[in-house]
């Protein structure tokens, strides 16, 4: 210098269904910003088969669709992990 983690602030989307022993459980239907899947250029290769190979993209596994919780991210602060 960079900077994990920690702390504070800021945070979106999606049913005003249906059913029940009712903010739960089941059913359909929906979201995509915790986590998780998937590969383009590109490289590597014995030039073969293959390997690496990113997102807010995808896919909807998980979660999620009143409030709260949780949130990718962002800003500030701490900070030798």
């Nucleotide at each position: 210098a960079g900077g994990a983690a920690c702390u504070c602030u800021g945070g979106a989307g999606a049913a005003u269904c249906c059913c029940u022993u009712u903010a739960a459980g089941g059913g359909u239907g929906c979201c995509g910003a915790a986590g998780g899947u998937g590969c383009a250029a590109g490289g590597c290769g014995a030039c073969a088969g293959g390997c690496c190979g990113a997102a807010u993209c995808u896919c909807u596994c998980a979660g999620g669709c009143a409030a709260a919780a949780g949130g990718a991210c962002a800003g500030a602060g701490c900070g030798g992990a």

Description: Glycine riboswitch aptamer from a sheep gut metagenome, 81 nucleotides, folded computationally. It matches the Rfam family "Glycine riboswitch aptamer". Its family is annotated with glycine biosynthetic process in the Gene Ontology. About the family: This family represents the bacterial glycine riboswitch. The RNAcentral record of the sequence draws on MGnify. Its mean pLDDT, the model's own confidence on a scale to 100, is 80.